[in-house]
Context: one part of a larger RNA
């Protein structure tokens, strides 16, 4: 130089990606507390006073008087607040061994399946779980507390449902046709007919679900256009005009955990602010249970700002121990 601690004059974040680390704050009493809220909360908000010993008294709580120190929760252990903005309502659960979150779970909500030897699962079967339950059950699947709401579209794809038609398998029933050959025939041949039986085939009819057609479903996978022109300043266009589409994004939000251009323009906040509030809407590519959009309480979450604190910093010092080296 290093590792653990400790103390610092002035300043007090200027360090730093960023207040990371350290400081600070603390227990009990008594005053006294805001917005906001889902009225429970928030709240130990914030913020301010006391605090030891001793003697009298005491209704045993305290009260009067008195003392001492810089200091009285005299050591040690023990909350820094505060305003705002995203995301998840919330306690909880995860990557044993580089993530603890905003992911996952969750109560609620919805859709679907399932009549009981259930649907569903594991087995080859037996059988077992579901369940010694019965649709206020159990199973799947999505959403994920509560407010307030959840638009349009069934053309494609799924799934429900209808049963006229059209196509359709193996199968059934069998017409007919090849092969063999007893036998007939004759012009006697390498002819020509050809019974049963044995076999090879084999129309037409009969005949399932499925497809096709038909309808129906979106808290089912999904998907929600484009070009022109128009007002008496100017822009800009409630309006027309026209292509196409199953229907062209509705209410809400919106440079957003989503914004490319882009540190978008405006405002606030700083002397000064690519972050950060709050607007605007030109949403490169929000958007409604792959939920929209608020929200109070909760968070080792993420982001910005303030009080306070302070060796993080100006800018270093100095103190213990200790690791080191040497000697034993």
């Nucleotide at each position: 130089a290093c590792c653990u601690g400790g103390u610092u004059a002035a300043g007090g974040a200027a360090c730093u990606c960023g207040g990371c680390a350290a400081a600070a704050u603390a227990g009990c009493c008594c005053c006294g507390u805001a917005a906001c809220u889902u009225c429970g909360g928030a709240a130990u908000a914030a913020g301010g006073g006391g605090u030891g010993c001793c003697c009298u008294c005491u209704u045993c709580g305290g009260a009067g008087g008195g003392c001492c120190g810089c200091a009285g929760u005299g050591a040690a252990a023990g909350g820094g607040g505060a305003c705002a903005a995203c995301c998840g309502a919330c306690u909880g659960u995860u990557u044993a061994g580089c993530a603890a979150a905003a992911a996952c779970a969750c109560a609620g909500c919805a859709u679907u399946c399932u009549g009981c030897g259930a649907a569903g699962a594991c087995g080859c079967a037996a059988g077992u779980c579901g369940a010694a339950g019965u649709a206020u059950a159990g199973g799947a699947u999505g959403u994920g507390a509560c407010a307030c709401g959840u638009g349009a579209c069934c053309a494609a794809u799924g799934c429900c449902g209808a049963a006229a038609g059209a196509u359709u398998a193996a199968g059934g029933c069998a017409a007919g046709g090849g092969g063999u050959u007893a036998g007939c025939c004759c012009u006697c041949g390498u002819g020509g007919c050809a019974a049963a039986g044995c076999u090879c085939u084999g129309a037409c009819c009969c005949u399932a679900a499925g497809u096709c057609c038909c309808g129906g479903u979106g808290a089912a996978u999904g998907u929600c256009g484009g070009c022109c022109g128009u007002a008496a300043c100017u822009a800009u266009a409630a309006c027309g005009g026209u292509c196409c589409u199953a229907a062209g994004g509705u209410a809400g939000c919106g440079a957003a955990a989503u914004u490319c251009c882009u540190u978008g323009u405006c405002g606030g906040g700083u002397a000064a602010g690519u972050u950060c509030c709050g607007a605007c809407c030109u949403g490169c590519a929000c958007g409604a249970a792959u939920c929209g959009u608020g929200c109070a309480a909760c968070g080792a979450g993420u982001u910005g700002u303030c009080c306070g604190c302070u060796g993080u910093c100006u800018c270093a010092a100095c103190c213990a121990g200790g690791a080191g080296c040497u000697c034993a």

A computed fold for a 328-nucleotide part of an RNA from a Verrucomicrobiales bacterium, annotated as large-subunit ribosomal RNA, domain IV. It matches the Rfam family "Bacterial large subunit ribosomal RNA". Rfam links the family to the GO terms ribosome and structural constituent of ribosome. The prediction has a mean pLDDT of 87. Lineage of the source: Bacteria > Pseudomonadati > Verrucomicrobiota > Verrucomicrobiia > Verrucomicrobiales.